[in-house]
The RNA shown here (transfer RNA) has 74 nucleotides and comes from an archaeon. It matches the Rfam family "tRNA". The coordinates come from a structure-prediction model, not an experiment, and the mean pLDDT is 80. RNAcentral holds the sequence, with entries from ENA.

Order: sequence, then C1' cells, then structure tokens
RNA sequence: GGGGCUAUAGUUUAAUGGUUUCAAAACAUCCGGCUCCAGCCCGGAAACUGCGGGUUCGAUUCCUGCUAGCCCCA
Repeated sequence: GGGGCUAUAGUUUAAUGGUUUCAAAACAUCCGGCUCCAGCCCGGAAACUGCGGGUUCGAUUCCUGCUAGCCCCA
C1' cells in the first nucleotide's frame, strides 16, 4: 500500500426491515426479602445498538464514509 471480518448494557452473547407501548438473556451492579450478620436463594430496578451520511412509510438489521480491533497478501 491492497483485501477480508468485526463493532449491541460494566462483561459475554441473542435479535427475518415492522407492528405504539418494550432491543432480549446470563453474569456483574444497586434496592428489597430471607439471615444475629454475611453468603446462598427469591423478587425488583437501572443500564445498551462505535461516530456521521444515505435508502425506506419504517433501520440494531441494507448501502456508504470515518474511527477502532483482528486476520491475510505485498
């Protein structure tokens, strides 16, 4: 320099372009119950689509630029 893949909660993963409400789960965190206390267990809560543009009535999903990471070629 060229090419390919990936980017979703704090972490690890799901999610056929759709029906307003509400992007789901596990672990972690917080609150409550239980307990003399803590842990285990039970219930609940908060938290997320890398950044920008485009297509579409509608985008986590499709296209594109950038950024970051991994791999291959030179």